[in-house]
RNA sequence: GAUAAUGGCAAAUCCGUCGAAAGGCGGAGACGCAAAGCCUCGGACCUAAGGAUGACGAAUCUAUGGUGGCCGGGUUACCGAA
Numbered sequence: 001g002a003u004a005a006u007g008g009c010a011a012a013u014c015c016g017u018c019g020a021a022a023g024g025c026g027g028a029g030a031c032g033c034a035a036a037g038c039c040u041c042g043g044a045c046c047u048a049a050g051g052a053u054g055a056c057g058a059a060u061c062u063a064u065g066g067u068g069g070c071c072g073g074g075u076u077a078c079c080g081a082a
Stems, first nucleotide, its partner, number of pairs: 001079001008033002013028006031069001037075003041072003044067003050062004
């Protein structure tokens, strides 16, 4: 980062499965992505099992859980016009 080329990944949704949930994994499927490859170091956001408070209730708070397709950052990689 181009009216280039080889390609790559895969949103929503559906099915199955794991999970308390958020969400993950596999298959189908493509919204899009020049890092939408990988990594939770910082911020942000999501969930609240467990814990705390509470009337033994409702509910509230809390990450040790999660999102890399939220951003920053680190790191690796294909092509080669301007």
Molecule: c-di-GMP-I riboswitch aptamer
Organism: uncultured Paenibacillus sp.